The part of an RNA shown here (large-subunit ribosomal RNA, domain I) has 541 nucleotides and comes from Eubacterium sp. The RNAcentral record of the full RNA draws on ENA. Lineage of the source: Bacteria > Bacillota > Eubacteriales > Eubacteriaceae > Eubacterium. The coordinates come from a structure-prediction model, not an experiment, and the mean pLDDT is 83.

[in-house]
Context: one part of a larger RNA
RNA sequence: GCACAGGGCGGAUGCCUUGGCACUAAGGGCCGAAGAAAGACGCGACAAGCUGCGAAAAGCUGCGGGGAGGGGCACAUGCCCGUUGAUCCGCAGGUGUCUGAAUGGGGGAACCCACACGGGGCGCACCCCGUGUAUCCAUGCGUGAAUCCAUAGCGUAUGGAGGGGAACCCGGCGAACUGAAACAUCUAAGUAGCCGGAGGAAAAGGAAGAAACAUCGAUUCCGGGAGUAGCGGCGAGCGGAACCGGAAGAGCCCAAACCGCGGCGCGGGCGCCGCGGGGUUCGGGCCCGCAGGAAUGACUGCAAAUCCUAGCAGAACGGUUUUGGGAAAGCCGGCCAGAGAGGGUGAAAGCCCCGUAAGCGGAAGGAAGCGCGGCAGAGCGGGUACCAGAGUACGCCGGGACACGAGAAACCCUGGCGGAACAAGCGGGGACCACCCCGUAAGGCGAAAUACCCUUAGUGACCGAUAGCGCAUAGUACUGUGAAGGAAAGGUGAAAAGGACCCCGGGAGGGGAGUGAAAGAGAACCUGAAACCCUGUGUCC
Numbered sequence: 001g002c003a004c005a006g007g008g009c010g011g012a013u014g015c016c017u018u019g020g021c022a023c024u025a026a027g028g029g030c031c032g033a034a035g036a037a038a039g040a041c042g043c044g045a046c047a048a049g050c051u052g053c054g055a056a057a058a059g060c061u062g063c064g065g066g067g068a069g070g071g072g073c074a075c076a077u078g079c080c081c082g083u084u085g086a087u088c089c090g091c092a093g094g095u096g097u098c099u100g101a102a103u104g105g106g107g108g109a110a111c112c113c114a115c116a117c118g119g120g121g122c123g124c125a126c127c128c129c130g131u132g133u134a135u136c137c138a139u140g141c142g143u144g145a146a147u148c149c150a151u152a153g154c155g156u157a158u159g160g161a162g163g164g165g166a167a168c169c170c171g172g173c174g175a176a177c178u179g180a181a182a183c184a185u186c187u188a189a190g191u192a193g194c195c196g197g198a199g200g201a202a203a204a205g206g207a208a209g210a211a212a213c214a215u216c217g218a219u220u221c222c223g224g225g226a227g228u229a230g231c232g233g234c235g236a237g238c239g240g241a242a243c244c245g246g247a248a249g250a251g252c253c254c255a256a257a258c259c260g261c262g263g264c265g266c267g268g269g270c271g272c273c274g275c276g277g278g279g280u281u282c283g284g285g286c287c288c289g290c291a292g293g294a295a296u297g298a299c300u301g302c303a304a305a306u307c308c309u310a311g312c313a314g315a316a317c318g319g320u321u322u323u324g325g326g327a328a329a330g331c332c333g334g335c336c337a338g339a340g341a342g343g344g345u346g347a348a349a350g351c352c353c354c355g356u357a358a359g360c361g362g363a364a365g366g367a368a369g370c371g372c373g374g375c376a377g378a379g380c381g382g383g384u385a386c387c388a389g390a391g392u393a394c395g396c397c398g399g400g401a402c403a404c405g406a407g408a409a410a411c412c413c414u415g416g417c418g419g420a421a422c423a424a425g426c427g428g429g430g431a432c433c434a435c436c437c438c439g440u441a442a443g444g445c446g447a448a449a450u451a452c453c454c455u456u457a458g459u460g461a462c463c464g465a466u467a468g469c470g471c472a473u474a475g476u477a478c479u480g481u482g483a484a485g486g487a488a489a490g491g492u493g494a495a496a497a498g499g500a501c502c503c504c505g506g507g508a509g510g511g512g513a514g515u516g517a518a519a520g521a522g523a524a525c526c527u528g529a530a531a532c533c534c535u536g537u538g539u540c541c
Base pairs, nucleotide, nucleotide: 001539002538003537004536005535006534007533008532014526015491016490019463020462021460022459023458024457025456026455027454028453029452030164031163038099039098040097041054042053043052045077049073050072060093061092062091063090064089065088069081070080071079104113105112106111114133115132116131117130118129119128120127121126135161136160137159138158139157140156141155142154143153168199169197170196171195172194173193179186183233209216210215220247221246222245223244224243230238231237251445252444253443254389258277259276260275261274262273263272264271265270266269284386285384286383287382288381289380290379296376297375299374300373301372302371306367307366308365309364311360312359317333318332319331320330322329334351335350336340342354343353344352394418395417396416397415398414399413400412404430425440426439427438428437429436478485479484498525501512502511503510504509
């Protein structure tokens, strides 16, 4: 060295699962000056961490549930609580130090220092407690400069705002790597990133539409249409719409004409403003005639069912001198089943435990909204030609956006210049013109179907500890000035029965004894592979 055997180290593998992943269904979705989110510091008989809570401090009160144990994780000691109903669960309250938008002033967050009024400790000095005292905006009132009136400013009262939020949403600004096998138009991409804003959703939304001679009738989302028509250094690549099928379904309000009231400007007169009525689109106002408060409502008050936030109840099994440490296994004989889903119990249980099926339940809070009431809310015929959103439409120039890169380039947005018509009007139907058709711009609102997340229940040809979330828990330890980065680490046993006692040893550790089915399950604890190390024997020298 090799072979065999026995050990050590090591932690693979198998088995397990407290954790994760994805999806389905139902429910829910903003918090904050009434001080949030996030924290600091405290609170326990003893208390370092986590959890809970706040000087009323692992808790206080009420109501409801529940019914024998309880004082969290957390297993010891001590001391307590509980059928006069505790612990625990649900709902509603109370308390809630300090920091933080942080807001009396300051500040190196969790600290320092005030003022006014009221109260307490001894009557003011000192200390403590309560309330108020930031800024901006809006509105009212008061006061009030230069400067006469006035205005600015100042003060005050009331209301609002401020900050946070993983993803989802809208808007503003807006890359590069990359691809084009280089690269500039192009692409990546209106992506990433930054900023502003809103909400449980947001956005969009009742045709100046889409179409094509037939029509449809707001928006949104999904499946098709379709990788089609197109766009494109016609390269790379980008990429519709109508229409069809589905989900959902909702339509409304102003401005103006006209009428009434009030006010203001300069002298009648003219004009303007405010409020009320009126009115809202293929017709309306006005005048005349008829009819007459309807459908409906997303507004408002009350409010039923039902649902959510605790729960209740819930069928049916025994034997065994079979095995075993242990029966749920085997054997024998039964039973229930609207329940033979699942989990647990010393192994493998429909009938032992928790549950499961079919049922039942609410003091309080929330959701919901049947129903009742309030309020809002229309029609038909004829006449008339007053009104119907202007620096707008539109044109040109320059950009942007439309799948569409200037193209034959419409439609949409607008920085510059110009600049209409008035319903016999105007816009559109992809240059443009005619005919024809469609629609009424230059004001506004709006649920649902949709996106994302959370909770609960459930499911898995999802993972099973180098997997699955980064975490079987941890944004911890640790790294970094910081933004930020960011781990490893599961398993004794059915039950601690966690090894009293004796021996060696300073201890660590070990040998007996004892427990246990097993200790070659002894906490460095299930199984325990390989590499690697040691010992013994054999073989060769």